A computed fold for a 73-nucleotide RNA from a Candidatus Rifleibacteriota bacterium, annotated as transfer RNA. The coordinates come from a structure-prediction model, not an experiment, and the mean pLDDT is 81. The RNAcentral record of the sequence draws on ENA. Taxonomically the source falls in Candidatus Rifleibacteriota (Bacteria, Bacteria candidate phyla). It matches the Rfam family "tRNA". Rfam classes the family as a transfer RNA.
[in-house]
RNA sequence: CGGGGCGUGGCGCAGUUGGUAGCGCACCUGGUUUGGGACCAGGGGGCCACCGGUUCAAGUCCGGUCGCCCCGA
Repeated sequence: CGGGGCGUGGCGCAGUUGGUAGCGCACCUGGUUUGGGACCAGGGGGCCACCGGUUCAAGUCCGGUCGCCCCGA
């Protein structure tokens, strides 16, 4: 320098053809227990790396930038 992949709640991931974001673990409250763990019920938290564009509508399409990883020179 060129090519490719990835960047979504605290962590790990899903979200296929654009339609208003979900799962597991973790966390909080209650129940159960002598207490804890486990189990059961309920609950909170993300605007999707950043900027811009297309569209009635973008995590999803397009352009640029940044970071990480891989391949090539």